[in-house]
RNA sequence: GCAAGUCGAGGGGUAACAGGGUAGCAAUACCGCUGACGACCGGCGCACGGGUGAGUAACGCGUAUGCAACCUGCCUAUAACUGGGGAAUAGCUCCCUGAGAGGGGAAUUAACACCGCAUAACACUAUUGAUUCGCAUGGAUUAGUAGUUAAAUGUAGCGAUACAGGUUAUAGAUGGGCAUGCGUGACAUUAGCUAGUUGGUGAGGUAACGGCUCACCAAGGCUACGAUGUCUAGGGGUUCUGAGAGGAAGGUCCCCCACACUGGUACUGAGACACGGACCAGACUCCUACGGGAGGCAGCAGUGAGGAAUAUUGGUCAAUGGGCGCAAGCCUGAACCAGCCAUGUCGCGUGCAGGAAGACUGCCCUAUGGGUUGUAAACUGCUUUUAUAGUAGAAGAAACACAUCUACGUGUAGAUGUCUGCCAGUAUACUAUGAAUAAGCAUCGGCUAACUCCGUGCCAGCAGCCGCGGUAAUACGGAGGAUGCAAGCGUUAUCCGGAUUUAUUGGGUUUAAAGGGUGCGUAGGCGGGACUGUAAGUCAGGGGUGAAAUACUGCAGCUUAACUGUAGCAUUGCCUUUGAAACUGCCGUUCUUGAGUACAGUUGAGGUAGGCGGAAUGUGGUGUGUAGCGGUGAAAUGCAUAGAUAUACCACAGAACGCCGAUUGCGAAGGCAGCUUACUAAGCUGUUACUGACGCUGAGGCACGAAAGCGUGGGGAUCAAACAGGAUUAGAUACCCUGGUAGUCCACGCCGUAAACGAUGGAUACUAGGUGUAGGAGGUAUCGACCCCUUCUGUGCCGGAGUUAACACAAUAAGUAUCCCACCUGGGGAGUACGGCCGCAAGGUUGAAACUCAAAGGAAUUGACGGGGGCCCGCACAAGCGGAGGAGCAUGUGGUUUAAUUCGAUGAUACGCGAGGAACCUUACCCGGGCUUGAACGUGAGACGAAUAUAUAAGAGAUUAUAUAGCCUUCGGGCGUCUUGCGAGGUGCUGCAUGGUUGUCGUCAGCUCGUGCCGUGAGGUGUUAGGUUAAGUCCUGCAACGAGCGCAACCCCUACACUUAGUUGCCAGCAUGUCAUGAUGGGGACUCUAAGAGAACUGCCUACGCAAGUAGAGAGGAAGGUGGGGAUGACGUCAAAUCAGCACGGCCCUUAUGUCCGGGGCUACACACGUGCUACAAUGGUAUGUACAGAGGGCAGCCACCUGGUGACAGGGAGCAAAUCCUCAAAACAUAUCUCAGUUCGGAUUGGAGUCUGUAACUCGACUCUAUGAAGUCGGAUUCGCUAGUAAUCGCACAUCAGCCAUGGUGCGGUGAAUACGUUCCCGGGCCUUGUACACACCGCCCGUCAAGCCAUGGAAGCUUGUGGUGCCUGAAGUCCGUACCCGUAAGGAG
Repeated sequence: GCAAGUCGAGGGGUAACAGGGUAGCAAUACCGCUGACGACCGGCGCACGGGUGAGUAACGCGUAUGCAACCUGCCUAUAACUGGGGAAUAGCUCCCUGAGAGGGGAAUUAACACCGCAUAACACUAUUGAUUCGCAUGGAUUAGUAGUUAAAUGUAGCGAUACAGGUUAUAGAUGGGCAUGCGUGACAUUAGCUAGUUGGUGAGGUAACGGCUCACCAAGGCUACGAUGUCUAGGGGUUCUGAGAGGAAGGUCCCCCACACUGGUACUGAGACACGGACCAGACUCCUACGGGAGGCAGCAGUGAGGAAUAUUGGUCAAUGGGCGCAAGCCUGAACCAGCCAUGUCGCGUGCAGGAAGACUGCCCUAUGGGUUGUAAACUGCUUUUAUAGUAGAAGAAACACAUCUACGUGUAGAUGUCUGCCAGUAUACUAUGAAUAAGCAUCGGCUAACUCCGUGCCAGCAGCCGCGGUAAUACGGAGGAUGCAAGCGUUAUCCGGAUUUAUUGGGUUUAAAGGGUGCGUAGGCGGGACUGUAAGUCAGGGGUGAAAUACUGCAGCUUAACUGUAGCAUUGCCUUUGAAACUGCCGUUCUUGAGUACAGUUGAGGUAGGCGGAAUGUGGUGUGUAGCGGUGAAAUGCAUAGAUAUACCACAGAACGCCGAUUGCGAAGGCAGCUUACUAAGCUGUUACUGACGCUGAGGCACGAAAGCGUGGGGAUCAAACAGGAUUAGAUACCCUGGUAGUCCACGCCGUAAACGAUGGAUACUAGGUGUAGGAGGUAUCGACCCCUUCUGUGCCGGAGUUAACACAAUAAGUAUCCCACCUGGGGAGUACGGCCGCAAGGUUGAAACUCAAAGGAAUUGACGGGGGCCCGCACAAGCGGAGGAGCAUGUGGUUUAAUUCGAUGAUACGCGAGGAACCUUACCCGGGCUUGAACGUGAGACGAAUAUAUAAGAGAUUAUAUAGCCUUCGGGCGUCUUGCGAGGUGCUGCAUGGUUGUCGUCAGCUCGUGCCGUGAGGUGUUAGGUUAAGUCCUGCAACGAGCGCAACCCCUACACUUAGUUGCCAGCAUGUCAUGAUGGGGACUCUAAGAGAACUGCCUACGCAAGUAGAGAGGAAGGUGGGGAUGACGUCAAAUCAGCACGGCCCUUAUGUCCGGGGCUACACACGUGCUACAAUGGUAUGUACAGAGGGCAGCCACCUGGUGACAGGGAGCAAAUCCUCAAAACAUAUCUCAGUUCGGAUUGGAGUCUGUAACUCGACUCUAUGAAGUCGGAUUCGCUAGUAAUCGCACAUCAGCCAUGGUGCGGUGAAUACGUUCCCGGGCCUUGUACACACCGCCCGUCAAGCCAUGGAAGCUUGUGGUGCCUGAAGUCCGUACCCGUAAGGAG
C1' cells in the first nucleotide's frame, strides 16, 4: 500500500465528471434536464472466504446414536394476501464550539426507514371431545368454541400486462444448537474431592432441555476400572517407519474446534458475544496548541528483531468461486498466474563410433625394462537433445450479454452469429550453426565397494563403533590410481527400524538385574462331573455408516515421467438386524473324586504358664598348705607372705542344660533341646459315616517375625561392645593377654530389620529307576518276634529322559502344563536426596535426578600366581672341607677427572667380559699438520717412461724438491705412475627393522600332532590314575589308538683282555761293549704305540612284586646297575646380547662422520664394588741332598754342551722340521737349622746398579743383583665352591706374542681327603590338585586422602522478581429487575 463492498430498478438529492439547455459578444453565471453519482437515509452483505495454534486433557475431537426439547436469512414447492392512514429523522441550509478528532443547537425534508387502523388462519394462546401411536416423559391426526397478530413498493409500458419485490402459513433443502454410549496423554513422591456441590418442588431465563439462574427442601454426588491436583498438548482424515503388532508425527491438502494486542462485556442480526464492528479496563506505539485524541498484519506483499534457517512492497479478475445488483457491471492479495530458492519429486543433457607408436606427461616398481593412467587423448567419421539465431505459433472460451431466427402469449425456451486470454509471443513446430554451451562431491583399515608412493613421527591430526599416529602409517596431510552416487554429493539434527533391548504377537527371576521374611485374609483374577434353559461374550449371514483427498489395482490424459483424471478394491471400526448354541458367562436341578466334618489310633526339642533337678562357674565362710599363681609364640600387665593358686567341707547367686544327639524330629516362617504337671495347637494313618465345589491365589489390610537396639521396673553368675592397662609393631585407635561397663536373663511395651538362604513364591496334575532314614497302616508265613512284600506321609543321597549359558536340577524339579501374586530391564551416583507414612530415638518403608563410564556381571577354559595342599628332584638346605668379605698387590667395573681418558657388556644371565697379549702399530678417542676418485681393487680414455732404489736438503712426520742409477717387447702391446670418467669409503645411527651367532631357564623332562571320542564353545581326552625310573623311563589300567621333537642309545676319550703290526718306542731270554746308559747285534715275550674286533645285558641267584622294576658290601667279573668324562641343548621365555667379528633394510656424512701422518690418550685417582694372586706361618720357612709325570711346543724356532758373569744373560757351538734332537717337574722324602717373635713369617714400597726385546721402554715393558722391609697375627653382617681320583694342594705346558704388565685363560699330570641323619626350613625346578577380582600374568591387581585444572550440584549476609488457594474492601463497561423526576400524543423508552 492493498485484502468488503454493492444497489439510483428503495429515498431525499447533486459534491466531482460528461452531455444538454437558458442568459450573455465572451469570460462566465444559472438550470438535476440527461448519463451518471461523493457524502447521507434505507436494503442485502460484512458470522463467508483468508490467517494462526496461544488456550483447551474437554462431549474439544473421532465414531455411533438421539432431540416426543430446538432454530434456520438467501433458495425450492404449495396456499392466501399486498386496503387505507400517520408522525418523525439524516442529508441540505444557518449558528456556536474545538488545534484536531469531533461535538452542540435551530429550521426544514423523503423513502421498500418508523408507527397506528382494517382484513386473516392451516399460525399462536386458552379450552371441550374423538381416533390413534410410542420404551418413558408423551406425541400425531381430526371436529369445535373464545381470543391475538401482517404487508411496500419499484422498473418498462399510454394501458392491459410482465418482471423484481413485500406479508402470513405449511413443507423441503441447507446450515446450525443440544444431549448420550464408546474411544482419545504423563505423574500416586497428587488419595481423597465437592456447597449450586448431588437430587427434588416451584419460578425465571433460553430457539431449546438442563442448577443455566434463583427460592425452599433433602444430603447427596465423584473416586483405586484413578476422583482431585500438577505438568504437557489443538483433535481427526492422514504422514513416516515396521513382516506385522506397534512406535513416532499431525507441515502442505480436507473436516472439526479455538483464537484475533491482553482481559471483560453486551449490541445489531436468520446467524457473532463478531480478525480488517462497538463499549470498558490494561500494556504498548503514534498525534497534540497538554485540554484531549488515534491504533491493533495469527489477511497478501513488505520492515525490524530473534534465529542454524524460510521468498516478490509482482500481474489479472481471462478461468473457478464469492458478495451486491433485473442487468450491464462493480468489488474480490479467495483464486489463477508470474518472480525467488537444486528444498523435494520426475525427465533430459554434458556426445556417439572408430582409433595402439598401447604416444607424451604424471604415478609406481624387482628400474638395459615393465606396469598404470588407457581407447583415454591426439586423429578420422557421424549425430544435434540442449545451446544460440531466425520463422511460425497454440489448447485453456464456454457462458453472460447483444443481434437475428423458430415455437406459444412484447416473456420464456431453443438455434445461429458476434464479443471476452493475466499467463504469453509462453508451450510447441520448423530452419541454420557447430562437439560446439554444460561435472561435481564423498570415500578407499574392518563393518563397506575401492591401494600405492611421499611427507609427518603419540607431533600435526583422524574417528559412527572397534581404534589409527612414538621413523618403513593401505587409518593423519598431499599426490597418482580406484570405488560409489551424480546436478548433485557429503555432514549435522530428528523419527521409526534393526532392538524378542518393556516381550499381546514375543522375555525373564538358584548363581548374570529380578521371589515379598512368613502366614491369615478383603477386593479382584482363575476354578471339578452331569443336565435343562438363556443368549452377554463368541461365530455366521443381511442392512446402515465408515466424507472427499491419500494408499493399492486396472484404464486413460499431458512426447515420457513426476503430476492429473476415472473406475474398482480397501478403510481391519461402530451401529442395527436375523440365526447358531460347541466353549466361557448367567439362572435352575443334580453328583462326589476337589475341600471340609465325624469316629478310632498315633507322632514329635510345636506353643504358653508353673514346679523340681544335678554338673559346672563365681563369690563368701572355715580348715589344710606354701611360694608362687596366671597367661603367652615369647612375655608383661594382673593376683599372691595382710597367705594366693591348689585342696576339703559348708553356704549363696544367677545363667545354661553334658551324655542320649543323628544330612533325626516338630513348627507358616523366625525358631524349638534337663525332668515333670496343667492348658493348647498341628500333622499323619485307618474307616468311608456326613456336607456337597463350600476351592486356589491374593493388590491394599491385619498378625507373627533372629540378633542388636530403645523405654519402665527387676536381676546380674558367666561371657563381654565401649573403656583401661600389658604386649606385638615403623605405627597398632587391631589380631594376643589381664581386667571391665552397657548388654546378655525376667516382666511389660516398642523396633520390624538379616547371607530372614534352598540366594529357588503358592496351588494342582503328570513324567524311568536305585538306595537310606522317620511316623503309621495292611498282607503272606509263623507259636511268636524278625526278615520279606504292598501302601500313605515326611526327610536325604545317586541317577535316566528332559531342562539349563554353563555349573547343575532331576517326583522335595531348575522337567511337562494350568491359575494367581510379587519382582527385574547396563554399571556407578544410590537404596542416597527430597517429599509422604511409621518410630521415643536409632532408624525403617516408599524412592528419584543431575552427572559420569563403556563397560559392570555370570558360568566355565587355559595359563600364571598363593606367607594353599599332596608327591618328587637338584651341593637347594643339612653334614663336612676349603675359600671370599679385613691386608698388600694384580686385573675389570662404577664414579670422578680429562683435550681425550674410544666403544660395547651392566640382577641371576655385566664387572681377569668382547681383549687368546693398548710403548709406536693395534686405535675406533683427543690435539696438530696434510689429501679430496681419495689408503685398496676393477674398468674406459689420455699423457708419461717411469716405478723404484740411493743420496742430499726442508720438515715432527706425512710429504715436497733436487741429483744419480733405472723396464720388457714377437713392435701389436705389456708393466707402472699421473690426469680424467664410472664404480668409492664410513668402528656414523637404529640389535625395538633384520640374518647369523650366543647367554639363560636347563641336560630341566618336558613340548606337540593326526585320527577318533567328549563339550554349544574356549577347550579336554591322549599327556590323567596306580606303581616305577635319572628320565612323558617302563609296566598295568583307561575313549582312546598311534606318531613326532626331546630322554636314552648310536659318536669321542678313559678303565680290561685279545688279534694284527714292531720304528724313532720296549728289552724277558741269547750275545757284544762301557766306570755307567737298549749303546750295539738281535728279539715281539712285556710296557707302549695305533687299527680292529670283544666285553656289561639286571644276563645269573635269593627276596618282594601281576608287570615294569627294586633290594643284596650276593656270585662271577678289569668294570654292576645310564662304569667315569665329553660332545649333544625339545616347543619356547627374557622386543636378553651383538649393526664394533661378518652380512644386511632404512636413515645420515661426502674438501668429511672418509683418508694419511706426528704426538698424546685408552695405564688418570679423594673413592666404591667384583674377580684373583701373595700372605699372616712350625701340617711352616730356610739350606743341602735323593726321586717320580702327563700333555704340549719348536727353523726369523727349540737350543744340548763349553766358556764368561753372583745373576738376568752374553760369546762360542753339536743335534733336530721331531715316539729320533731340545724343553722336561714341584709338592713328596731324608738330614740340618729356625722355636712363636711382626720373626730366618710376609713381601709391598723405594734407592742404586744392570740384562734383554724392540726404530723407540719418559708418559708406559719384563727380568736380574744389591739395599730397603709397609700392611698383615686368619678377617663384622653376609656370602661362594665342592659328593671321589672330587675338594684341597703341587708344579708343567700351550695359545696370543718382537717383548710383556699372565697372579688371567685353556689344557696336563703328581699327592690326595672329610661328610650326607635326612627333606622341617631357604633357593630353583617338575607333576597332580585347589582358590583367584591376575592374563604386560603378584615386580599383578587395587582402595582412600591430597595438589592443580575441569564438569555437575549445593550453602550463604543480603538484593530482586514471579505464581497458586482462600477471605475481605473498592469496583469500569455491560446485562436484568423496579421506578419518582425526564422524553414520547400514545405504545413505550433512556437514565
Notes: Predicted 3D model of a 1391-nucleotide RNA (small-subunit ribosomal RNA) from an uncultured prokaryote. RNAcentral holds the sequence, with entries from Greengenes. It matches the Rfam family "Bacterial small subunit ribosomal RNA". Its mean pLDDT, the model's own confidence on a scale to 100, is 84.